[in-house]
RNA sequence: GGGCCUAUGGUCCAACGGGACGACGCCAGGCUGGCAGUCUGGAGAUCCGAGUUCGACUCUCGGUGGGUCCA
Numbered sequence: 001g002g003g004c005c006u007a008u009g010g011u012c013c014a015a016c017g018g019g020a021c022g023a024c025g026c027c028a029g030g031c032u033g034g035c036a037g038u039c040u041g042g043a044g045a046u047c048c049g050a051g052u053u054c055g056a057c058u059c060u061c062g063g064u065g066g067g068u069c070c071a
Base pairs, nucleotide, nucleotide: 001070002069003068004067005066006065007064010024011023012022018054026042027041028040029039030038031037047063048062049061050060051059
């Protein structure tokens, strides 16, 4: 220098172009004399910019970070 893959809550991980899922963790409440445990509820996320589209986590282009291969 070039090719490919990847980026989603604090962590891990889903999402035929059409209401962003779930688990752990966190917070509140119930059960318990208390802790642990369990049940119920809640807060919390799409790397950045542009484009296509009625509509973009998703498609296209550029950039950034990470991984891998070639030189």
Transfer RNA from a Pirellulales bacterium, 71 nucleotides, folded computationally. The source organism's lineage runs through Bacteria, Pseudomonadati, Planctomycetota, Planctomycetia and Pirellulales. The same sequence occurs in records of 2 taxa. The prediction has a mean pLDDT of 85.